Model confidence (mean pLDDT): 81 of 100. A computed fold for a 74-nucleotide RNA from an uncultured Gammaproteobacteria bacterium, annotated as transfer RNA.
RNA sequence: GCGCCCGUAGCUCAGCGGAUUAGAGCAUCUGGCUUCGGACCAGAGGGUCGGGGGUUCGAUUCCCUCCGGGCGCA
Repeated sequence: GCGCCCGUAGCUCAGCGGAUUAGAGCAUCUGGCUUCGGACCAGAGGGUCGGGGGUUCGAUUCCCUCCGGGCGCA
């Protein structure tokens, strides 16, 4: 330099044949239980879906570009 893949909650990821309100597990916080803690039960908070632009009535999803990470070929 060329090609391919990935980037979504603090962490690991799902969703990516365009429209349900953007989700799960773990973690965090609150309450219950417990002598206290853990475990368990119930609930809550937390996201500009990597940045920017475009297409569209509508984009996490499609297109372009940039940034970061990984793999392969030279």
Rfam family: tRNA. Rfam classes the family as a transfer RNA. The sequence was found in a public genome assembly.